[in-house]
């Protein structure tokens, strides 16, 4: 440096539940394990999601809390590392 997760020692922790924080996406702690060879760290690029705001749309149908309610695009801010890529660190084994 490459490959792998068979062995050995282990590690992390999905959904869901409880408590707390947040307008929200979501986060933290405890429980719990779907899974993961980086499911360690990092918001640099993309995707997706949230909030605010502006513009457009508001035709038909339908739902409805009967509300210029829902949608699209733009801008700003945020989230997601277990969506993908990049950066970076790393146990074991095999090969170079």
């Nucleotide at each position: 440096c490459c490959u792998g997760a068979a062995a050995a020692g282990g590690g992390c922790a999905a959904a869901c539940c409880c408590a707390c924080c947040g307008c929200g996406a979501g986060g933290u702690g405890g429980g719990g394990g779907c899974g993961c060879a980086a499911a360690g760290c990092u918001g640099c690029g993309g995707g997706c999601c949230u909030c605010a705001u502006g513009a457009c749309g508001u035709g038909a149908c339908u739902c409805u809390u009967u509300g210029u309610g829902g949608g699209u695009c733009g801008u700003g801010a945020g989230g997601u590392g277990g969506c993908c890529g990049g950066g970076u660190u790393g146990c074991c084994a095999g090969g170079g």
This is a predicted structure of a 96-nucleotide RNA (c-di-GMP-I-GGC riboswitch aptamer) from an uncultured bacterium.